[in-house]
Description:
This is a predicted structure of a 171-nucleotide RNA (Lysine riboswitch aptamer) from Sporosarcina saromensis. Taxonomically the source falls in Sporosarcina (Bacteria, Bacillati, Bacillota, Caryophanaceae). Its mean pLDDT, the model's own confidence on a scale to 100, is 81.
RNA sequence: GGAUAGAGGCGCAAAGACCAUCAGUACACAAUUCGAGGAAUAUGAGAUCCGACGAAAAUUGUGGAAAGGGGAAUUUGCCGAAGUGGAGAGAUGCUCAUAAGUCUCGAAGCUGGUUCUGGGUUGAACAAACACAGAAUUGUCAUAUAGGAAACUAUAUGGAGGGCUAUCUUA
Numbered sequence: 001g002g003a004u005a006g007a008g009g010c011g012c013a014a015a016g017a018c019c020a021u022c023a024g025u026a027c028a029c030a031a032u033u034c035g036a037g038g039a040a041u042a043u044g045a046g047a048u049c050c051g052a053c054g055a056a057a058a059u060u061g062u063g064g065a066a067a068g069g070g071g072a073a074u075u076u077g078c079c080g081a082a083g084u085g086g087a088g089a090g091a092u093g094c095u096c097a098u099a100a101g102u103c104u105c106g107a108a109g110c111u112g113g114u115u116c117u118g119g120g121u122u123g124a125a126c127a128a129a130c131a132c133a134g135a136a137u138u139g140u141c142a143u144a145u146a147g148g149a150a151a152c153u154a155u156a157u158g159g160a161g162g163g164c165u166a167u168c169u170u171a
Base pairs, nucleotide, nucleotide: 001169002168003167004166005165006164009079011078012077013076014075015074018071019070027063028062029061030060031059032058033057037050038049039048041099042098043097044096045095046094082111083110084109088105089104090103091102092101112138113137114136115135116134117133118132120130121129122128140159141158142157143156144155145154146153147152
């Protein structure tokens, strides 16, 4: 240097039935008022469709979701597990142009793990996630001190997973 196998713990991630929230919201129907616009993210142009048999909007009544995010038991895959990041690329709505939005793939860089606090971003949210700052705790290695024949144990300080331990192998 290479290969294989492992360890850290409220360890990481994924999955479908169930539960709460989303929300009495969106939406549908009916009635009343009003009176000319409306549809598909916005703007501009175009095309199509609906509208005085009442557009859009408002009020009342009746009915009434879903997605994303979250929860605990269970199962599966694992230990850069994973998270973040976003150079770059593709797709997408009636057509074109510009700008957004959504979905998919995704380089460099950063983070050993977990928990708490603070404000920040996202979010319907007082849930949760993420980054940052601080603190605690824990595993690992190194150094120093003490004990010990040694293995090792304790304390303190520091580093990072491209690390650490074990076995095999190569120079």